[in-house]
Context: one part of a larger RNA
Molecule: large-subunit ribosomal RNA, domain II
Organism: Actinobacteria bacterium YIM 96077
RNA sequence: GCCUGCGAGUUAGUGGUGUGUGGCGAGGUUAACCCGUGUGGGGUAGCCGUAGCGAAAGCGAGUCUGAACAGGGCGUUGGUAGUCGCAUGCUCUAGACCCGAAACGAAGUGAUCUACCCAUGGGCAGGGUGAAGCGUGGGUAAGACCGCGUGAAGGCCCGAACCGACCUACGUUGAAAAGUGGGCGGAUGAUCUGUGGGUAGGGGUGAAAGGCCAAUCAAACUUCGUGAUAGCUGGUUCUCCCCGAAAUGCAUCUAGGUGCAGCGUCGUGUGGUUCUUGUCGGAGGUAGAGCUACUGGGUGGCCGAUGGGCCUUCACCGGUUACUGACGUCAGCCAAACUCCGAAUGCCGACAAGUAGAGCGCGGCAGUGAGACUGCGGGGGAUAAGCUUCGUAGUCGAGAGGGAAACAGCCCAGAUCACCAGCUAAGGCCCCCAAGUGUGUGCUAAGUGGGAAAGGAUGUGGAGUCGCAGAGACAACCAGGAGGUUGGCUUAGAAGCAGCCAUCCUUGAAAGAGUGCGUAAUAGCCCACUGGUCAAGUGAUUCUGCGCCGACAAUGUAGCGGGGCUCAAGCACACCGCCGAAGCUGUGGCAGCCACACAAGAAAGCCCAACCCUGCGCCUGCGUGGUGUGGGGUUCAGGUGUGUGGCUGGGUAGGGGAGCGUCGCAUACCGGUCGAAGGUGCCGGGUGACCGAGCAGUGGACGGUAUGCGAGUGAGAAUGCAGGC
Repeated sequence: GCCUGCGAGUUAGUGGUGUGUGGCGAGGUUAACCCGUGUGGGGUAGCCGUAGCGAAAGCGAGUCUGAACAGGGCGUUGGUAGUCGCAUGCUCUAGACCCGAAACGAAGUGAUCUACCCAUGGGCAGGGUGAAGCGUGGGUAAGACCGCGUGAAGGCCCGAACCGACCUACGUUGAAAAGUGGGCGGAUGAUCUGUGGGUAGGGGUGAAAGGCCAAUCAAACUUCGUGAUAGCUGGUUCUCCCCGAAAUGCAUCUAGGUGCAGCGUCGUGUGGUUCUUGUCGGAGGUAGAGCUACUGGGUGGCCGAUGGGCCUUCACCGGUUACUGACGUCAGCCAAACUCCGAAUGCCGACAAGUAGAGCGCGGCAGUGAGACUGCGGGGGAUAAGCUUCGUAGUCGAGAGGGAAACAGCCCAGAUCACCAGCUAAGGCCCCCAAGUGUGUGCUAAGUGGGAAAGGAUGUGGAGUCGCAGAGACAACCAGGAGGUUGGCUUAGAAGCAGCCAUCCUUGAAAGAGUGCGUAAUAGCCCACUGGUCAAGUGAUUCUGCGCCGACAAUGUAGCGGGGCUCAAGCACACCGCCGAAGCUGUGGCAGCCACACAAGAAAGCCCAACCCUGCGCCUGCGUGGUGUGGGGUUCAGGUGUGUGGCUGGGUAGGGGAGCGUCGCAUACCGGUCGAAGGUGCCGGGUGACCGAGCAGUGGACGGUAUGCGAGUGAGAAUGCAGGC
C1' cells in the first nucleotide's frame, strides 16, 4: 500500500414538550405489591384534568390591592377536553454519536541501572624527580647561611593495566536504541573496583547539569477513581423525491463558543392586508452648482488709509519713497464639519392594474453568526495592495453549460430525463477550430495591432489661418557683400566677432559699426542683404486621426493561445450571411403542485359531513325546543383512483416525504438430495437503493413469499482496529 472482517445518535426515567395513531372520556390511569405462569387477573395509595385569585390566613365565578359597593391586575364567558398507551421529532438527567489529551487524586511496586552513604575485601607494569629531617664539612662570637652525602615526601612527572570521553572519520532501516578505528585526559588518589546493606515519588540523592532514581524524570512505574474533562481536531456506513439558508444585529471573562432576533423547512390559522409597475401627492439638503447670500480659506489689477525709510524742521506742519499694504472696487477661485440654490434615485402615502412555492400570526425542527470578489458611493492607507472598513447591486459560496488560451467571484446563461432535429446569447467566422480568405470607402507600415509615462521628433492622413511667388518666389549655382573705420571705451592687444557704450554717415542693385567659424591681435572663410542663371510653387503656425522614439533580467522564442497575418490589424461602421450553450423551440418519458372532469359508495375498506327513523339521559313547571349518547338506514364532499390542462423540478448547511436491503421472532402459504442457502458468468426487470425457485456450470442442506413486530441493521476515509499478502 492493497484485500477481507470489525468500526460511531444507544439505553433508562408511570422525566418534559410537540406530531401521528389508538382506548376511554368530565373523567383518564394505576405504582410498589399480591395471586399466579395463561404476557392473564387483582391492587384506587398516588398522579393529571374538571376553578380561580392571593405571599398567606382565606374567599370563591370570582379574587387580590384598597377606606371604597372606585379603578386596576389575574381569572370566569364561547355550554367545557382531558387522560392513559404505542410509534416518532426535539429536549433534561445520566459517559449520552465514536475515538483522542497533557494532567489531578488514591493505594501500591521499585536503588539488580544510576546518585550519595555505611560495612567488609581487592587492584594500580615500568621509569623519572628527589621536599623535610638526619649526618658531615665549611662558616659565625653564637647563629643564620652554604656545599656534599643520606633520606624518602608529593591530590609530583612520563607511561601500560584500570577509569574516563577532548578531536576526527565511519556508522545513522547501525555489528551496537550511543558503538568502532586513529589520536586524547587521569593513572598513590577528592583514586578505581567486588560483595553485602541504607535513603522512595512533592520524596530521595545530587563537587548543582533540573542531573540521576531499571533504555522513562520540571515530579518514576503499576493498578484504580475512569468511559476524568476537551467551547478543540478527525470520523460518522443504503436510495429516490420536494423545499432550501447564513457568514448580519444586540449581548457575552466575548471574539474560531453561546443566547435572542434575522434568514430555512414542516404543520396550522388568516386570507390578497404583502410585492411589482404606472399615475398623483408628500417629507428631505446628497450629487451638482454657487458664494458682495452667510462662515471661513485664497490669487491678481486699480485705489490707496495706517505704519516704516529718506529729506526738511526747535517742534508742529510738509515733501518724497522699486517698502508694508487695511477699507473699497474689478476679475477669477476653494470647503466633510460653508449654503442664496439644488436634482436623479431612494423613502412614505393614496389610487389603479397584475401576480407569486407571495405576506402576516401561532407551533415543531434546524443550520448560520470566519465570507470572497466585481461594479458603483464613501472612510482609513500613499485618490498603494489579491489591503482594510461601511453602504448598495450582482455573482461565487451552494451553480453545472458557452465565452474570456488555461482562470470560484468577469461576460452570456440558471442543468428533470432522452434525441445522429431546429433557432439564438455572449463571443466568433485563414488553419489548429464550428462558421465569410464576405461586400463598400478611407486610415496604419510601426508586426503598430499583440504591455507603459513625462518628454521628444521635417512619420503620415484630414481641416484651417497667415506670408512670399511668371513684376520670377523657395532651394541650388555664379557674382557682389564696400568706404569713413582698427567707431569710442577698456585692454599687453580688442581691428564686425573677450567685455562696456553708442549703433551714425557715404557710395550704391545691395552690404549690420556685423550671424557664425577663425587669429595672440591682424589675416582668412561665411552669413544677413543685392544682382544674375533656373523655373513653379514655397514657408510659418493652429486643431485633429493613426503611427515613431522613450522601452534593460535571469532554462528557451516567451507582453497575439500557436501557426501565421500587411489584413487574418484598427476605426467609422454602412451592410448582408453564418457558427455558436445543458438558454429557447420541436418530439417523447418521469415526478411535484394547482385547477377541472369522471368513477363507486358496492361483492371489500378508511376518514368525514348532512339528512331520516328510533331507544335512553340532562336542562326546562309542562309542551315545544336545546343538548349528549346508543342502534339502523340514505345521500354525499374529501382522501384514494383515472383523465385533461397549466405551472414547476441546479443545489452545500439544513427541514420534510416516500422507499430498498440485512439479522431475528410470530402467523399463514410455498420451494428443496428430481439439489436449498452461498458463490461464478450470462441475460433480463426497476427512476434508484436493489430484484430475478431465469439460463449455464459450482455447491451439498436448508430456504422463499405475504403481513405484523423487534434490532448489536447498510462502510471508503477516523496518521481507525485485527488478520492476510